[in-house]
Context: one part of a larger RNA
RNA sequence: UGACGGGGGCCCACACAAGCGGUGGAGUAUGUGGUUUAAUUCGAUGCAACGCGAAGAACCUUACCAGGGUUUGACAUGUCCGGAACCCUCUUGAAAGGGAGGGGUGCCUUCGGGAACCGGAACACAGGUGGUGCAUGGCUGUCGUCAGCUCGUGUCGUGAGAUGUUGGGUUAAGUCCCGCAACGAGCGCAACCCUCGUCCUUAGUUGCCAGCAUUGAGUUGGGCACUCUGGGGAGACUGCCGGUGACAAACCGGAGGAAGGUGGGGAUGACGUCAAGUCAGCAUGCCCCUUACGCUCUGGGCUACACACGUACUACAAUGCUUCGGACAAAGGGUUGCCAACUCGCGAGAGUGCGCUAAUCCCAUAAACCGAGGCUCAGUUCAGAUUGCAGGCUGCAACUCGCCUGCAUGAAGGCGGAAUCGCUAGUAAUCGCAGGUCAGCAUACUGCGGUGAAUACGUUCCCGGGCCUUGUACA
Numbered sequence: 001u002g003a004c005g006g007g008g009g010c011c012c013a014c015a016c017a018a019g020c021g022g023u024g025g026a027g028u029a030u031g032u033g034g035u036u037u038a039a040u041u042c043g044a045u046g047c048a049a050c051g052c053g054a055a056g057a058a059c060c061u062u063a064c065c066a067g068g069g070u071u072u073g074a075c076a077u078g079u080c081c082g083g084a085a086c087c088c089u090c091u092u093g094a095a096a097g098g099g100a101g102g103g104g105u106g107c108c109u110u111c112g113g114g115a116a117c118c119g120g121a122a123c124a125c126a127g128g129u130g131g132u133g134c135a136u137g138g139c140u141g142u143c144g145u146c147a148g149c150u151c152g153u154g155u156c157g158u159g160a161g162a163u164g165u166u167g168g169g170u171u172a173a174g175u176c177c178c179g180c181a182a183c184g185a186g187c188g189c190a191a192c193c194c195u196c197g198u199c200c201u202u203a204g205u206u207g208c209c210a211g212c213a214u215u216g217a218g219u220u221g222g223g224c225a226c227u228c229u230g231g232g233g234a235g236a237c238u239g240c241c242g243g244u245g246a247c248a249a250a251c252c253g254g255a256g257g258a259a260g261g262u263g264g265g266g267a268u269g270a271c272g273u274c275a276a277g278u279c280a281g282c283a284u285g286c287c288c289c290u291u292a293c294g295c296u297c298u299g300g301g302c303u304a305c306a307c308a309c310g311u312a313c314u315a316c317a318a319u320g321c322u323u324c325g326g327a328c329a330a331a332g333g334g335u336u337g338c339c340a341a342c343u344c345g346c347g348a349g350a351g352u353g354c355g356c357u358a359a360u361c362c363c364a365u366a367a368a369c370c371g372a373g374g375c376u377c378a379g380u381u382c383a384g385a386u387u388g389c390a391g392g393c394u395g396c397a398a399c400u401c402g403c404c405u406g407c408a409u410g411a412a413g414g415c416g417g418a419a420u421c422g423c424u425a426g427u428a429a430u431c432g433c434a435g436g437u438c439a440g441c442a443u444a445c446u447g448c449g450g451u452g453a454a455u456a457c458g459u460u461c462c463c464g465g466g467c468c469u470u471g472u473a474c475a
Stems, first nucleotide, its partner, number of pairs: 001475002003472003007469006015459002019423005026314008034305002042053002064300007073125001077124002079121005086103007107114002127289002130287003136283002138278003141274001143272001148187006154163003167178003193266004198234007207224003212221002237260001240254005316416001320375007332363003337356002342351003382413001387408007429451007
């Protein structure tokens, strides 16, 4: 100087408390451990691994296994030889591949040849998701959006170092004020950026409709007031008033205001810590393989199952379930696509086919909600696992191993032990919708809106953190 303390002081945080809803019990989905296996590819492992890499394993992917093939190679550059490229047929084979036959000539040209492409030969080489994240770059997680981390000069100390950065107040903040052997400065904080909330302005089509006409319908004429869209601007600064305070910073209350003291949300992550994670995104040193640890194909596996754990979904019902009727979103996506209307089908879907490269058309009925009827506390008109049969869709192909529909079947489950998680407001809870991935496949993920709470006395205690101080046989 740090680190640590079941030392002290001050302070913060959904850290506790106060509340609301869960997890832990059930079934299923998914990940992991373990076990099994020819293989169940690899990585991630307290917080910070475990719906994680994977924004989607039937083949492909695929890295694993079995078997069949191949050796200048699937891919790159260079040399030589031949042929343009390319297309078709037969045969063998599970395919990859092997064998045989046929068709066919382009472009430039100095007529030698050349470019591109294909086949062959030999060699330099290719190739490796083989190893090492404890050789590395880059990127990322975490402490933590915590308020800290440092430097120059000066001063003090033999020196390590100290001071500044401590102290008195204050703040979300090393934020600001005051004081002070310090005076300044940098990286962080804040602001500048995006978005939501108010108003003005500009522009009115595909958007909108107050008044006029018109229609089944903003459908059409007309209009751009309004809504909205997207460009520009205004607005909030403790600016004003009162109080407290040290005449400071600031705090408390108030006015005005759409918004008030950081207005809400996002992006933004200091010096560093964990030899944290990643050689399998990529790059890369070294080591290793080179008729194989490379390449290719078929099939299988990654989907196994006594069990254990994590994360979710659905429930256990009456604030519910069910039938019929009625209402209101936002944000997205769409030409190898979204698919209206109509017809067929109980339905998944099929047929036919309009429109739309989209504020125009489509996906697209939002659901919870509201009204009416039924159910009356039961393993039920709750719950839906499992299984049987019959179908639909995608796709060369749904056996291993997809999703969906109809009928039948109706399991566990009566609110969950010890323990444990999230959340402070348009939040929790609850309800649906969309998107990416994607041929197909979503209870996951990322977004979007609808309905919309309770509670916070307080900081004694638990976890984590910041500042000062103290002890130490630790570095």